[in-house]
RNA sequence: AGAGUUUGAUCCUGGCUCAGAAUGAACGCUGGCGGCGUGCUUAACACAUGCAAGUCGAACGAGAACUCCCGGAGCUUGCUCUGGGAAAGUAAAGUGGCGCACGGGUGAGUAACGCGUGGGUAAUCUACCCUUAAAUCGGGGAUAACAUUGCGAAAGCGAUGCUAAUACCGGAUAAAAUCAUAACGGCUUUGGCUGUACUGAUCAAAGGUGGCCUCUACAUGGAAGCUACUGUUUGAGGAUGAACCCGCGUACCAUUAGCUUGUUGGUAGGGUAAUGGCCUACCAAGGCGACGAUGGUUAGCUGGUCUGAGAGGAUGAUCAGCCACACUGGAACUGACACACGGUCCAGACUCCUACGGGAGGCAGCAGUGGGGAAUUUUGCGCAAUGGGCGAAAGCCUGACGCAGCGACGCCGCUGGAUGAAGAAGGCCUUCGGGUCGUAAAGUCCUUUCAGCAGGGAAGAAUGUGCAUAGGAGUAACUGCCUAUGUUUUGACGGUACUGCAGAAGAAGCCCCGGCUAACUCCGUGCCAGCAGCCGCGGUAAUACGGAGGGGGCAAGCGUUGUUCGGAGUCACUGGGCGUAAAGGGCUCGUAGGUGGUUAUGUAAGUCAGGGGUUAAAGGCAUCGGCUCAACCGGUGUACGGCCUUUGAAACUGCAUGACUAGAAUACCAGAGAGGAAUGUGGAAUUUCCGGUGUAGCGGUGAAAUGCGUAGAUAUCGGAAGGAACACCAGUAGCGAAGGCGACAUUCUGGCUGUGUAUUGACACUGAGGAGCGAAAGCGUGGGUAGCAAACAGGAUUAGAUACCCUGGUAGUCCACGCCGUAAACGAUGGAUACUAGUUGUUGGAGGACCGACCCCUUCAGUGACGAAGCAAACGCGUUAAGUAUCCCGCCUGGGGAGUACGGCCGCAAGGCUGAAACUCAAAGGAAUUGACGGGGGCCCGCACAAGCGGUGGAGCACGUGGUUUAAUUCGAUGCUAACCGUAGAACCUUACCUGGACUUGACAUCCUUUGAAUUCCCUAGAGAUAGAGAAGUGUCAGUCUUUGACUGAAGCAAAGUGACAGGUGCUGCAUGGCUGUCGUCAGCUCGUGCCGUGAGGUGUUGGGUUAAGUCCCGCAACGAGCGCAACCCCUGUUCUUAGUUGCCAUCAAUUCGGUUGGGCACUCUAAGGAGACUGCCGGCGAUAAGCCGGAGGAAGGUGGGGACGACGUCAAGUCAUCAUGGCCCUUAUGUCCAGGGCUACACACGUGCUACAAUGGCGUACACAGAGGGCAGCUAAACCGCGAGGUCAUGCGAAUCCCAGAAAGUACGUCUCAGUUCGGAUUGUAGUCUGCAACUCGACUGCAUGAGGCCGGAAUCGCUAGUAAUCGCAGGUCAGCAAAACUGCGGUGAAUACGUUCCCGGGCCUUGUACACACCGCCCGUCACACCACGGGAGUCGGCUGUACCUGAAGCCAGUGGCCUAACCUUCGGGAGGGAGCUGUCUAUGGUAUGUCUGGCG
Repeated sequence: AGAGUUUGAUCCUGGCUCAGAAUGAACGCUGGCGGCGUGCUUAACACAUGCAAGUCGAACGAGAACUCCCGGAGCUUGCUCUGGGAAAGUAAAGUGGCGCACGGGUGAGUAACGCGUGGGUAAUCUACCCUUAAAUCGGGGAUAACAUUGCGAAAGCGAUGCUAAUACCGGAUAAAAUCAUAACGGCUUUGGCUGUACUGAUCAAAGGUGGCCUCUACAUGGAAGCUACUGUUUGAGGAUGAACCCGCGUACCAUUAGCUUGUUGGUAGGGUAAUGGCCUACCAAGGCGACGAUGGUUAGCUGGUCUGAGAGGAUGAUCAGCCACACUGGAACUGACACACGGUCCAGACUCCUACGGGAGGCAGCAGUGGGGAAUUUUGCGCAAUGGGCGAAAGCCUGACGCAGCGACGCCGCUGGAUGAAGAAGGCCUUCGGGUCGUAAAGUCCUUUCAGCAGGGAAGAAUGUGCAUAGGAGUAACUGCCUAUGUUUUGACGGUACUGCAGAAGAAGCCCCGGCUAACUCCGUGCCAGCAGCCGCGGUAAUACGGAGGGGGCAAGCGUUGUUCGGAGUCACUGGGCGUAAAGGGCUCGUAGGUGGUUAUGUAAGUCAGGGGUUAAAGGCAUCGGCUCAACCGGUGUACGGCCUUUGAAACUGCAUGACUAGAAUACCAGAGAGGAAUGUGGAAUUUCCGGUGUAGCGGUGAAAUGCGUAGAUAUCGGAAGGAACACCAGUAGCGAAGGCGACAUUCUGGCUGUGUAUUGACACUGAGGAGCGAAAGCGUGGGUAGCAAACAGGAUUAGAUACCCUGGUAGUCCACGCCGUAAACGAUGGAUACUAGUUGUUGGAGGACCGACCCCUUCAGUGACGAAGCAAACGCGUUAAGUAUCCCGCCUGGGGAGUACGGCCGCAAGGCUGAAACUCAAAGGAAUUGACGGGGGCCCGCACAAGCGGUGGAGCACGUGGUUUAAUUCGAUGCUAACCGUAGAACCUUACCUGGACUUGACAUCCUUUGAAUUCCCUAGAGAUAGAGAAGUGUCAGUCUUUGACUGAAGCAAAGUGACAGGUGCUGCAUGGCUGUCGUCAGCUCGUGCCGUGAGGUGUUGGGUUAAGUCCCGCAACGAGCGCAACCCCUGUUCUUAGUUGCCAUCAAUUCGGUUGGGCACUCUAAGGAGACUGCCGGCGAUAAGCCGGAGGAAGGUGGGGACGACGUCAAGUCAUCAUGGCCCUUAUGUCCAGGGCUACACACGUGCUACAAUGGCGUACACAGAGGGCAGCUAAACCGCGAGGUCAUGCGAAUCCCAGAAAGUACGUCUCAGUUCGGAUUGUAGUCUGCAACUCGACUGCAUGAGGCCGGAAUCGCUAGUAAUCGCAGGUCAGCAAAACUGCGGUGAAUACGUUCCCGGGCCUUGUACACACCGCCCGUCACACCACGGGAGUCGGCUGUACCUGAAGCCAGUGGCCUAACCUUCGGGAGGGAGCUGUCUAUGGUAUGUCUGGCG
């Protein structure tokens, strides 16, 4: 610091997602040790049990017991009773004092002076503590405890009697206290401080402990007294703590806009420590609010914590400060402090006890339990330390605290090092060679932290007490007090930290490996199982699923989930936008507010500078230090951007005062205009009516029909009526704020512009709310209605046609008045001001120059076009900014849901304004690019159409295909680009299919072992494969030995055996190679460098011409190049040279008359090599170019004709069955062999052909002319036989020699005469021929006989532009034969037509639109049906919060109080003062009745 994801690609906008850090966490897998932290975030839910606040005998009275000792009595001799002492003035209880308001917990409530920060109190209090001044005199009456006794189950309550105090109550004294009176001041900030002087009133107290006799009286020693300490009282001051007030800051909702009657203020009084409507009475009518009152929702606040570069955002566990609360609600008492967590009273809910009468309780203290929950610990030890309460102290109490326990919940630190290649075994992969795990292990050498064992006993301990010593102040002196030193004693943790010993020993897992994102292979699976944060993986070769090996990351943890910040500049203060991406209000006026020209003086609020105070500690940061390091802890420093205060400055802003004229406004003069309102007038046209002329149609459309018309239309002439709109002028001309405004005249009226004078003197700009205006349609009332025309009717069109077209036609359109308030109300561009190049057109004005209205120049105000800089994602904008700046307003924050729902406001209604959420998607979108497409455009081409010729589609037959059938009808090919295609030839074979019969190392290949030559012939069974039996035959080469011969070995062949393997026309053409089709022989497809563009990309390759052609020329930010085109190659057309047999024959000779022979090579021909054609020449056109047109010459003329040759690519086109090949599958079978069958089936459909339908013909006879091929398991002459297919015999030729071989159409003559025929030949019968082991399924041909459909073919459709179409025959391959009518070639005869490019099809180039890119066979919209999800409404129903009115009215404070009760004081003894219970009243918790508001659940 970024990345992924919208697209074919690009840039932008914009959302979603990821990588980081963090966590009081939870879950999954795993888990060895230690240190330091941390641990109910949920039910402020309910709680068993124990503990968490007591202490003081030096305030007071009273005062046990167990036990021990010494006695006594009784007697049962070990018990009872009893006295004394110790225990013991102790325990327990009580009076009294202090504490219990601290400490500890929780966060329910609270949006508030609650908190934070800074101030104020002249408006206050403060127990204990400190300093200081003074005092502490003298009395009284009670009461608990206790005793006796009553009631009660208990809790507890009562009666009588006794008693003490530092308990309680009078009295005295008292001021620098308080109050009052009155006078005079000083300072000062509301009730402040203070001076002088008088008087009056009021208010105190308590003692305790220890010591000593100097003084007094008793004369021992105590007492009085003195003294020390402590307590008590009254003042003053301090410290600490508390209370109140104020400025500023402190969440969300305006779909909460008005709230308030003690409310706001005053006066008087009450109340309080104290101000105050805090409370009461009276008076006034105020107070708060858009700077957000009131209401609703949520929430303890802060230091801080997490994150972030920061600004911010989120958060408020642990620690610390403040607040609030203590079962829920209310209340007061006590007290220095409470309206009190472990106090009281009342009410309520709940729980428990009960004798049913009545009582008890409050863990949000520490542990712990249940419950809730994803989830959070021990009913531990100790007061040793720190701190707190009481006490003079010892000490007691302390779940505060210190420690330990549990939990990987977090942070931090450890779990070894070196060497070691036979690169071990094993795993995995493999191209089988190897690679990898891997120095990893083993092995060798070290080290020993932690754990283990053993030892050891630290720091944390300072105090305090006792004792001893010394010193000090004080005293008459001592005690006591203070200080110092020594000594004694105190440890929960814990036998912890620490030390030693042996030995690498006991100590590793989790996640991930498609991209983002570090890390790859195999197997399994087969859109299944599954994964997934986003994009997305998985449909048979998955680096994405599952497993394995390997690798990567982190590590006692690792992942997942949740949450927060970041990335996100994605709410933008730092730091965004609004022409088209989301976003400028329809327009104007104007209130509040915001902002504001020049200048002078003053001021000092903002601003700036210096000083002071505060900003708690902890935390953060820096540095130093302590635990072996670190986490952790300590010391020091710094910072905490703020607030308050003080001193100063005066530039800028503000404020005040004065001045100015450049902004703004006004007056005068001039000017343009469809600006507005009202009234009136006009002509053209439409329609209707009346009348005339006139006759059969009119009207309307693509074509029609409905409609009108013989009752006289349309047409035409004249007249009349009525309504609406204003042709030409008319113009990116004018006016207006926008909507909008168009005949003419008049009246009224708004704004604008120009020029120059004068006046005012900043009066300005913008503008939340608000007000007004606001097209069309629509609404209300009343008019009007010619034309037009929603709705509606009819006619057409159409599959339908609730449309487009036609005929009619009502609201409406028009007027008046009143509503509505919206539009793509658009320049999709808010208003104002200033600045920043120009050119050109136009409207209105002014000035200059000019003779001049023109032209020209300058200038102001509008309105257009193009353009510099600049801006912009691009398109584009560009002085009329979308540039550069300032001010003000409005608006936006992914798409859909939705401008919808609910609520509110407005409206007569229609509806408008305001305006969500649930849910859902990973996009939606803008601009531009390349393609593709268009029933878009331009240019051009092609047998594409047109013009022609001949066909197909109808018939019969042949072939192929589909379908059907079948045991099988093997498989493939399926629009063009499958369908006489693979198949250049299925009777067996082929053959892959079916049925049946056989074989299993196999029909075929290699290797190994054994045996045998190989091989040939024959018999039996069988359909055959095969099985069985027999006969013949012993080879070749090399070596050795005893030469015949034997043995050994080798090669080839055969058989048997064994296993490696063979084999597969089995699958996948969507895993592939190769080959092929098609677009298309169309003219295209690209590259390098340069240039343009942010980029995709463009340019080049576009443009002007031209061509068959991206062919060539010219131009041009392009210049060149490549693959294609063309040419080079082959055939053919002319000619030359060479050559002359098997070819040829002009001349010569012979002749059997046949180039037959001699001869010749001239010609034809053959086959090699040359020449020839290049727009080369001429003319015209054209830019003088390229080229085109015409002509000459020439065999051939503009690529002469034909062929081969097929760019980048497209169709996952075709082929695994030509071949090759990855993977998968079969292995006594999906392999191999054999026989028979099938591929030849047949209701039907399609395609390709053949033959025809006849006279341009058929038949018969005669006659003529090719080319190119093939031939030895072959072609076969001649002759003979047969009607013929053919047969017999036999000859030539491996072929320019011989043969196939007769060409046919044609020509001549004859015949047939328009008919299902002398056309046509299917089909069938019969007799044959040939091939072949074999023609039944299932061959071809021949003779005779038979003689079907068919008389030129519907819609539709195919080929062809010249030696072409058409027509005629010939040959060949395959092949034993042939279903060939197919295919491939060959020649013969030999046309017609093309005006032309509007249309159909295909293609090329340019351009345009696009929401398409799988690319129009695209994309995509709505209804309906079914299921599910979310939300709204819904008759109602059940809750929650809250308001109003009224009833009830506990406890309690306060007030009142007849009667009643009553120790202290007074008394004249009667009583009084004072107090209490009771009662009453105000206030009021709760409960209730009635009725509303808001909100939630169910429906």
The RNA shown here (small-subunit ribosomal RNA) has 1499 nucleotides and comes from an uncultured bacterium.
RNAcentral holds the sequence, with entries from ENA and SILVA.
The coordinates come from a structure-prediction model, not an experiment, and the mean pLDDT is 83.
It matches the Rfam family "Bacterial small subunit ribosomal RNA". The family is grouped with related families in Rfam's "SSU clan".